[in-house]
Context: one part of a larger RNA
């Protein structure tokens, strides 16, 4: 100097309190652990591992097992030899890899060769998802968007160090303002970014239509218009600037006018100096260490999907503020050419035939719940619940048995709201309802975003939990 205390003072955080909803008790989906196995590839481990790495394991992926194969190799440079091709098709044996056969069969040329491929030689070497994140880079989590760490000159002290950075006051804030042996200053705080909520303008198609006119069974469908909406440029707007009160005449704080919007306006990107030898050698790169007819590499098939059990995150319920049928409307933000696919026809459905239209403000993917009308359940294991299994069938893809998504029809399990305990959430949130992306040939209850409906409560800091500063 730090750190730590069941020392003290002071502050803050959905930390508790006040409230809303879950987890935890059911099936079931995922991930871990164990256990199994020939393998069940690897890591990831309190908080910071466990719908994590994986934005998608049926082959491939792939790293793991079982076979069968190769031997400068599946990939690169160098060298010397020989062919002219490589490719690509056909056949035969194989589970394929592969093996043989058989057809096709370069190029520019000064004809010396060059180029470019394959074959075989020899070896330098290639190659490792082998080790080691405690040898390292690069990246990332966390304390934490917590307001902290610091550094020069000066002074103080033998030193280590302190001072500044404490204090008296404020703030979301080491923010500012007084004061003071310090006076400056940097890296964080804030600001510049993007996004939103208001407005002027300037542009007006593919968007819009409020006045005209056509026009329809209906429709911006047509001529016309750009005026509202709206898209996207460039501008204005918010600064405690005004007013009043408190404060120390100060920073500031309450109120309050004006405004779309008030005191950081919401949301975001942004994370100091460090901590945990925190993660990653399996993204990548890379020191040494190992393999080298193998711990590299290539094919078939299998496992990563097993299954007394035990956790973690999740969907769906358990019902009447509810299910079910019909009828019927309103979104953003997005994606589409080896695509999105309308409108029709066919099917009880997935879907299928054919295909308008669209490299999109043009067309397509395209709602839901809610609200309203009409039924039909009436408090039951139920017209609640949907797991399971059975049959029949669609889809993708070489190929759904291991192992895949959907459809119809039958089948109807637990489960009646959940023990100690724990978890998010302060406003367009929470809760509830759908839709989009990405990954991706299929495959979503998961992640990432998007917009409908839309709350309750904060007295207030004793006390639990992290953090701050003396």
């Nucleotide at each position: 100097u730090g750190a730590c205390g069941g020392g003290g003072a002071c502050c803050c955080g959905c930390a508790c309190a006040a409230g809303c909803g879950g987890u935890g008790g059911a099936g079931c989906a995922u991930g871990u652990g164990g256990a199994u196995u020939a393998a069940u590839u690897c890591g990831a481990a309190g908080a910071u591992a466990c719908g994590c790495g994986a934005a998608g394991a049926a082959c491939c992926u792939u790293a793991c097992c079982a076979a069968g194969g190769c031997a400068u190799g599946a990939c690169a440079u160098a060298c010397c030899g020989a062919c002219g091709a490589c490719c690509g098709g056909c056949g035969u044996a194989g589970a394929g890899a592969u093996a043989c056969g058989c057809c096709u069969u370069c190029u520019c040329u000064u004809c010396g060769g060059a180029g470019c491929g394959u074959c075989g030689g020899c070896u330098a070497c290639a190659g490792g998802u082998g080790g080691u994140g405690c040898a390292u880079g690069g990246u990332u989590g966390u304390c934490g968007u917590c307001a902290g760490c610091u550094c020069g000159u000066g002074u103080c002290g033998u030193g280590a160090g302190a001072u500044g950075u404490u204090g008296g006051g404020u703030u979301a804030a080491g923010u500012c303002c007084c004061g003071c042996a310090a006076c400056g200053a940097g890296c964080g705080c804030a600001a510049c970014c993007c996004u939103u909520a208001u407005u002027u303008u300037c542009a007006g198609u593919a968007g819009c239509c409020a006045g005209c006119a056509c026009g329809u069974a209906g429709a911006g469908g047509u001529g016309g218009g750009u005026a509202c909406a709206c898209u996207g440029g460039a501008g204005a707007g918010a600064c405690u600037g005004c007013c009043g009160u408190u404060g120390a005449u100060a920073a500031a704080a309450c109120g309050g006018a004006g405004g779309a919007a008030g005191g950081u306006g919401g949301g975001g990107a942004c994370g100091a100096g460090g901590u945990c030898a925190a993660a990653u050698c399996a993204u990548c790169a890379u020191g040494c260490c190992c393999c080298u007819u193998a711990a590299g590499u290539c094919u078939u098939g299998g496992g990563c999907a097993u299954c007394a059990c035990a956790c973690g995150u999740g969907c769906u319920a358990c019902a009447a503020u509810g299910g079910g049928c019909g009828c019927a409307a309103c979104a953003g933000a997005g994606u589409g050419a080896a695509g999105c696919g309308a409108a029709a026809c066919g099917g009880u459905g997935a879907c299928g035939u054919a295909g308008a239209g669209c490299a999109a403000a043009u067309c397509a993917c395209a709602a839901a719940a809610a609200a309203g009308c009409g039924u039909c359940c009436u408090c039951a294991g139920u017209u609640c619940g949907g797991a399971u299994u059975g049959u029949a069938g669609u889809c993708u893809g070489c190929a759904a048995c291991c192992c895949g998504a959907c459809u119809a029809c039958a089948u109807g399990a637990a489960g009646u709201c959940g023990g100690a305990a724990u978890c998010g959430c302060u406003a367009g949130u929470a809760a509830u309802c759908g839709c989009g992306a990405a990954u991706c040939a299929g495959c979503a209850u998961g992640u990432c975003g998007c917009g409908g409906u839309g709350a309750a409560u904060a007295c207030g800091u004793u006390c639990c939990c992290g953090g701050g500063u003396c």
Small-subunit ribosomal RNA, 3' major domain from an uncultured bacterium, 470 nucleotides, folded computationally. The prediction has a mean pLDDT of 85. RNAcentral holds the full RNA, with entries from ENA.